[in-house]
RNA sequence: GCGCCCUUAGCUCAGUGGAUAGAGCGUCUGUCUACGAAACAGAAGGCCAUUGGUUCAAAUCCAAUAGGGCGCA
Numbered sequence: 001g002c003g004c005c006c007u008u009a010g011c012u013c014a015g016u017g018g019a020u021a022g023a024g025c026g027u028c029u030g031u032c033u034a035c036g037a038a039a040c041a042g043a044a045g046g047c048c049a050u051u052g053g054u055u056c057a058a059a060u061c062c063a064a065u066a067g068g069g070c071g072c073a
Base pairs, nucleotide, nucleotide: 001072002071003070004069005068006067007066010025011024012023013022018056027043028042029041030040031039049065050064051063052062053061
């Protein structure tokens, strides 16, 4: 330098055009307990890497940029 893949909650990931974006783990609160763990119930936490475009409508499609990974040279 060229090609391919990834970027969504604190972490690991799902969601591939249409409802106010979800799960597990973690965190916090409550119940329970002598205390804790476990269990059960509930809550907080995201403007989907950034910018632009297409569309009635974009996390999702397209382009550029940034970061990361793999391969080739």
A computed fold for a 73-nucleotide RNA from an Elusimicrobiota bacterium, annotated as transfer RNA. Taxonomically the source falls in Elusimicrobiota (Bacteria, Pseudomonadati). The RNAcentral record of the sequence draws on ENA. It matches the Rfam family "tRNA". It is annotated as a transfer RNA. The coordinates come from a structure-prediction model, not an experiment, and the mean pLDDT is 81.